[in-house]
RNA sequence: GGCGCCAUGGCCAAGUGGUAAGGCAAAGCUCUGCAAAAGCUUCACUCUCCAGUUCGAAUCUGGAUGGCGCCU
Numbered sequence: 001g002g003c004g005c006c007a008u009g010g011c012c013a014a015g016u017g018g019u020a021a022g023g024c025a026a027a028g029c030u031c032u033g034c035a036a037a038a039g040c041u042u043c044a045c046u047c048u049c050c051a052g053u054u055c056g057a058a059u060c061u062g063g064a065u066g067g068c069g070c071c072u
Base pairs, nucleotide, nucleotide: 001071002070003069004068005067006066007065010024011023012022018055026042027041028040029039030038048064049063050062051061052060
C1' cells in the first nucleotide's frame, strides 16, 4: 500500500428495515435471628461518529475513527 471482518449497557452477547432478547455484574425489595441461596423489580431508546436512502435504519449505502486478520 491492497483486501476482508468487527464496533450494541459496567462485562459477554442476540438482533439482518417496523421503536434492542438473554446471561453475568450492580442497586432496591421479599424471605432469614443474621447471612448465603432463592424469588421479584430496576438498569442501553445519541446501537463508535458524520451524511444519505426510506413513511420508518442497530439493520441498507457512502465516508470517518478505532480494533483484529490476510496479502504484498
A computed fold for a 72-nucleotide RNA from a Clostridia bacterium, annotated as transfer RNA. The coordinates come from a structure-prediction model, not an experiment, and the mean pLDDT is 80. Rfam family: tRNA. By type it is a transfer RNA. Gene Ontology term of the family: triplet codon-amino acid adaptor activity.